[in-house]
Small-subunit ribosomal RNA, 3' minor domain from Caldanaerobacter subterraneus subsp. tengcongensis, 148 nucleotides, folded computationally.
Context: one part of a larger RNA
């Protein structure tokens, strides 16, 4: 490319990203209980001991250590139940994109019912009606003003 224009929804296909979903698996980090290794530490300590004390020796005793046992803490481990994060899931919702598919024609010029906000009900869909509101509504006519 200029009304043979412009343009709105629904519906069919294709593709991509998101919601939701009976749920499935996975990690993260914490919490409650159980259990509890090493090791420190606190308690015992009848069993054991070379140094020191008593005892002339001894054999015994004492002091002190120590094995063992007992408890706190205490890694890993194990039950619950939840929180947070990913991934996945029949199906489901809508939304983007896509030269030439379907249906009609809301909207732009009074777009053929003037349009547009709110809200209610309907209604393949764009939308229709009701009531309230707005003029960013065309046309006619009148009124004030303003300029010539």
């Nucleotide at each position: 490319c200029a009304c043979c224009g412009c343009c709105c929804g629904u519906c069919a296909c294709a593709c991509c990203a998101c919601g939701a979903g009976a749920g499935u698996c996975u990690g993260c980090a914490a919490c409650a209980c159980c259990c509890g290794a090493a090791g420190c530490c606190g308690g015992u300590g009848g069993c054991c001991c070379a140094a020191c004390c008593c005892g002339a020796a001894g054999a015994g005793g004492g002091a002190g250590g120590g094995a063992g046992c007992c408890g706190u803490c205490g890694a890993a481990g194990g039950u619950g139940g939840g929180g947070c994060a990913g991934a996945u899931g029949a199906u489901u919702g809508g939304g983007g994109u896509g030269a030439a598919g379907u249906c009609g024609u809301a909207a732009c010029a009074a777009g053929g019912u003037a349009g547009c906000c709110g809200u209610a009900c309907g209604g393949g869909a764009a939308c229709g009606u009701g009531c309230g509101g707005c003029u960013g509504g065309a046309u006619c006519a009148c009124c004030u003003c303003c300029u010539u």

Background: Rfam family: Bacterial small subunit ribosomal RNA. Rfam links the family to the GO terms ribosome and structural constituent of ribosome. The coordinates come from a structure-prediction model, not an experiment, and the mean pLDDT is 84.